[in-house]
RNA sequence: GGGCCGAUAGCUCAGUUGGUUAGAGCACGCGGCUGAUAACCGCGAGGUCGGUGGUUCGAAUCCACCUCGGCCCA
Numbered sequence: 001g002g003g004c005c006g007a008u009a010g011c012u013c014a015g016u017u018g019g020u021u022a023g024a025g026c027a028c029g030c031g032g033c034u035g036a037u038a039a040c041c042g043c044g045a046g047g048u049c050g051g052u053g054g055u056u057c058g059a060a061u062c063c064a065c066c067u068c069g070g071c072c073c074a
Stems, first nucleotide, its partner, number of pairs: 001073007010026004019057001028044005050066005
């Protein structure tokens, strides 16, 4: 220098053919249960979907460039 894969909640990850509301588990907060704690049950909060620009009526999803991480080639 080139190619491929990845970046979504604090952490680990889903997200179908672009379709209007973005989700799960764990963690966290509150409540229930218990003599109490853990476990368990319920509820809640938590997101510039890596960044910029573009296409579109509509983008986490498609396109271009850039940043970071990983693998391969030179």

A computed fold for a 74-nucleotide RNA from Synergistetes bacterium ADurb.Bin155, annotated as transfer RNA. Its Rfam family is "tRNA". Rfam classes the family as a transfer RNA. The source organism's lineage runs through Bacteria, Thermotogati and Synergistota. Its mean pLDDT, the model's own confidence on a scale to 100, is 83.